The prediction has a mean pLDDT of 77. c-di-AMP riboswitch aptamer (ydaO/yuaA leader) from Paenibacillus ihuae, 122 nucleotides, folded computationally. Of the family's consensus pairs, 96% are formed in the model. Taxonomically the source falls in Paenibacillus (Bacteria, Bacillota, Caryophanales, Paenibacillaceae).
RNA sequence: UGCCGAAUUUCAGCGUUGAAAACGGGGGAACCAUUUUUUGGGUGAAUUAUUCUUGCAUAAAAGGGAAUAUAGGGAACCUUUAACCGAAUCCUCAGCUAACUCCGUAGGCAUUGAAGGGAGAA
Numbered sequence: 001u002g003c004c005g006a007a008u009u010u011c012a013g014c015g016u017u018g019a020a021a022a023c024g025g026g027g028g029a030a031c032c033a034u035u036u037u038u039u040g041g042g043u044g045a046a047u048u049a050u051u052c053u054u055g056c057a058u059a060a061a062a063g064g065g066a067a068u069a070u071a072g073g074g075a076a077c078c079u080u081u082a083a084c085c086g087a088a089u090c091c092u093c094a095g096c097u098a099a100c101u102c103c104g105u106a107g108g109c110a111u112u113g114a115a116g117g118g119a120g121a122a
Base pairs, nucleotide, nucleotide: 001110002109003108004107008021009020010019011018012017022105023104024103025102026101027100032095040091041090042089043088048069049068050067051066052065053064054063072085073084077117078116079115080114081113082112
């Protein structure tokens, strides 16, 4: 100076900490939906599959690990293409949902590049 992300700003306090705006997320009627009721649900792009390995005393299974792919994802917009990511975590009561209500304000990175098109600005 930019990027992923909701995760920024302002006002008090200055030892500790609060409040507000803004941006996000959850719960929560009627109507509608569900035929569920049985391994459930959320945030997030991060789902799914195959192979190998591990797997209670044994054989399996669940689960774990590795590799290869993949739904999907990101730098003004669209198309194509190449590279990259394709995690983690919270809750076990939760469909949508007005009023209402409860939370979050982190963390991490260095340029995603090229071609074509449309729009805008100077």